[in-house]
Transfer RNA from a Prolixibacteraceae bacterium, 75 nucleotides, folded computationally. It matches the Rfam family "tRNA". Rfam classes the family as a transfer RNA. The sequence was found in a public genome assembly.
RNA sequence: GGCGCGUUCUUCUAACGGUUAGGAAACCUGAUUCUCAAUCAGGUAAUGGCAGUUCGAUUCUGCUACGCGCUACCA
Repeated sequence: GGCGCGUUCUUCUAACGGUUAGGAAACCUGAUUCUCAAUCAGGUAAUGGCAGUUCGAUUCUGCUACGCGCUACCA
């Protein structure tokens, strides 16, 4: 350099092109408890970027950034 795969809350991970983007863990607040833990109730927070297609894009397409893998060349 070429090719392929991937990128969503703090982490892991869902979501027929039509959802207020869901769940678990974590964290925060409260209840309970002598305290802690556990339990219960509630809460914060995410689609890498730019374009295109579309009535509508996390989802399809292109480019780009980053990560991983394979491969070529040089040395």